[in-house]
Context: one part of a larger RNA
RNA sequence: CUCUGGUUAAGGAACUCGGCAAAAUGACACCGUACCUUCGGAAGAAGGUGUGCCUGUUUGGGUGUAGGGGCUUGCCCCCGAAGCUUGGACAGGUCGCAGUGAAAAGGCGGUAGCGACUGUUUACUAAAAACACAGGGCUCUGCAAACUCGUAAGAGGACGUAUAGGGCCUGACGCCUGCCCGGUGCCGGAAGGUUAAGGAGAGGGGUUAGUCGCAAGGCGAAGCUCUGAACUGAAGCCCCGGUAAACGGCGGCCGUAACUAUAACGGUCCUAAGGUAGCGAAAUUCCUUGUCGGGUAAGUUCCGACCCGCAUGAAUGGCGUAACGACUUCCGCGCUGUCUCAACCAGAGGCCCG
Numbered sequence: 001c002u003c004u005g006g007u008u009a010a011g012g013a014a015c016u017c018g019g020c021a022a023a024a025u026g027a028c029a030c031c032g033u034a035c036c037u038u039c040g041g042a043a044g045a046a047g048g049u050g051u052g053c054c055u056g057u058u059u060g061g062g063u064g065u066a067g068g069g070g071c072u073u074g075c076c077c078c079c080g081a082a083g084c085u086u087g088g089a090c091a092g093g094u095c096g097c098a099g100u101g102a103a104a105a106g107g108c109g110g111u112a113g114c115g116a117c118u119g120u121u122u123a124c125u126a127a128a129a130a131c132a133c134a135g136g137g138c139u140c141u142g143c144a145a146a147c148u149c150g151u152a153a154g155a156g157g158a159c160g161u162a163u164a165g166g167g168c169c170u171g172a173c174g175c176c177u178g179c180c181c182g183g184u185g186c187c188g189g190a191a192g193g194u195u196a197a198g199g200a201g202a203g204g205g206g207u208u209a210g211u212c213g214c215a216a217g218g219c220g221a222a223g224c225u226c227u228g229a230a231c232u233g234a235a236g237c238c239c240c241g242g243u244a245a246a247c248g249g250c251g252g253c254c255g256u257a258a259c260u261a262u263a264a265c266g267g268u269c270c271u272a273a274g275g276u277a278g279c280g281a282a283a284u285u286c287c288u289u290g291u292c293g294g295g296u297a298a299g300u301u302c303c304g305a306c307c308c309g310c311a312u313g314a315a316u317g318g319c320g321u322a323a324c325g326a327c328u329u330c331c332g333c334g335c336u337g338u339c340u341c342a343a344c345c346a347g348a349g350g351c352c353c354g
Base pairs, nucleotide, nucleotide: 001349002348003347004346005345006344007343008342010340011339014338019335027051028050029049030048031047036041038172052094053093054092055091056090057089058088059087060086061085062084063083067079068078069077070076071074095099107333108332109331110330112328113327114325115324119131120130135170136169137168138167139166140165141164147156148155149154173320174319175318176317178250179249180248183247184246185243186242187241188240189239192238193237194236198232199231203227204226205225206224207223210219211218212217251269252268253267254266255265278312279309290306291305292304293303294302
């Protein structure tokens, strides 16, 4: 010096990203207990008091001798002095610094955020605000179901049957969930346009029996063969509707009120429609330590407001919410070697000698 323990004057979070770590709280009985609340909780809220030993008084429980009572006369039942045993209350006394004398045994309160909750998770750096969840919604599925696995047989779904099963989203509960169907998707429609193979086969080519020609060569039926225009031809797409708890989206400029400022109001352009309720410098705010208020002597954090929302917003859910949380933020009380600022003690290492 390192590690593991122990103690510490005065101060008491000044430490630090942060009270990390440590300290403190701690059992049992009694008294007492706020906001809020879904009336269950919150709550062990908080905050107090008591606790040893001796003696006495008193009062319960168990067992049950003697005794008493009863009958169904039994190894019976009931009551029950005494004795033994086990609790409580009260009074008096007594010792120590200290009585749950050691050990073991909640720190508490307040404000916000997120998630309702108990649960689940990155086996070996993440336990969370992530996942799940009950509840809500959309959608598919009529049973040989939809869907999934398998080439198939077959199996799961399910020995279930729409109060069932699958998929997707949301996520208790309370109050709610606005506008847009132009794009994409899905559903419905089938008149018209487009449209494949196939059907159809006008026409064209090859070949040549024949025929014409002195010849070279020309023409050329049938058959075979290569092509091939109309016409016909489904779904789909175009098209016409519907649908947003489907994917998604939810404006700009200019002017205007008798101080100023602002703009209920007006004009104009664009759009499918221009963000409603609510919330808002927020787990979202760049400018920003916004401004005001609170808390501090002093507060980039925190809480309450404001609204100028760079770039909130309604099941990609919005806003609240009791209870809950090894979650996150801020504050207070208690407590402390976290610190001012370090010291000593014990043990184990390190180092030196052997």